[in-house]
RNA sequence: CGGUGAGGUAGAGGCGCGAACAAGAUGAGUAGUCAAUAGGAGGAUGACAACUAUGAUUAUUGAUGAAAGGCUUGUUUGCCGAAGCGUAAUAAGUGUCGAACUUAUUAUUCGCUGGGGUGUUCUUAAAUAAGGAGCACACUGUCAUGCGUACGUCGCAUGGAGGACUACAGAUCGA
Numbered sequence: 001c002g003g004u005g006a007g008g009u010a011g012a013g014g015c016g017c018g019a020a021c022a023a024g025a026u027g028a029g030u031a032g033u034c035a036a037u038a039g040g041a042g043g044a045u046g047a048c049a050a051c052u053a054u055g056a057u058u059a060u061u062g063a064u065g066a067a068a069g070g071c072u073u074g075u076u077u078g079c080c081g082a083a084g085c086g087u088a089a090u091a092a093g094u095g096u097c098g099a100a101c102u103u104a105u106u107a108u109u110c111g112c113u114g115g116g117g118u119g120u121u122c123u124u125a126a127a128u129a130a131g132g133a134g135c136a137c138a139c140u141g142u143c144a145u146g147c148g149u150a151c152g153u154c155g156c157a158u159g160g161a162g163g164a165c166u167a168c169a170g171a172u173c174g175a
Base pairs, nucleotide, nucleotide: 001174003173008168009167010166011165014080016079017078018077019076020075021074022073023072024071032064033063034062035061036060037059038058042051046097047096048095083113084112085111086110087107088106089105090104091103092102093101094100114140115139117137118136119135120134121133122132123131142160143159144158145157146156147155148154
C1' cells in the first nucleotide's frame, strides 16, 4: 500500500417479532354443587387407590353457578434468528405406576424458515375466533448476475439465503 477479514460495535426490513400487567367479550347459564322425584348397581381405569345400599352411573324439575387456554383493547418493556416449528436429552408437575400432556433448560453454532399477507389442505381449539404445519400466489427488504439508463442509484429480468446484509474500526495473512 491495496487486498484478506477471526472476533467485535452500531444499524436497516414493517400490518416487524416476543414478554408482562390491567380491563373487556367469549367460554356459559356450560362444568360443578344442592334439593326433590324416578330407578336399583356399579361407574371410572391400561392397572390400582379414592366414590358408591348413608343409594352409584343415568333421567326429569328447580335453585345456585365457575375456571383455564385462546381473543380484543390499552400501557409498559425486551429486541431484528427478533421469533416460530421439529428432533433429542434432563428436571418438575397430574391421587399412584405406566402412557400421554404441560412448563423450563440445553444442543454437532442440532435441522428448517429473510419478513409479513391472501387462498387452500390437515391439525389444535367450545368456536365460522386465533394458533401451528404443508402447498400455491403475488408483495416487500437484502445481496449477486445480466440489460437499460436521464448516470440520481433508478428501472427490468433471473437467482440465493439471516452463520446473511449495511457501516465503522480491526486480529491474522499476503505483496

The RNA shown here (Lysine riboswitch aptamer) has 175 nucleotides and comes from Ornithinibacillus scapharcae TW25. Rfam family: Lysine riboswitch aptamer. Rfam links the family to the GO term lysine biosynthetic process. Taxonomically the source falls in Ornithinibacillus scapharcae (Bacteria, Bacillati, Caryophanales, Bacillaceae).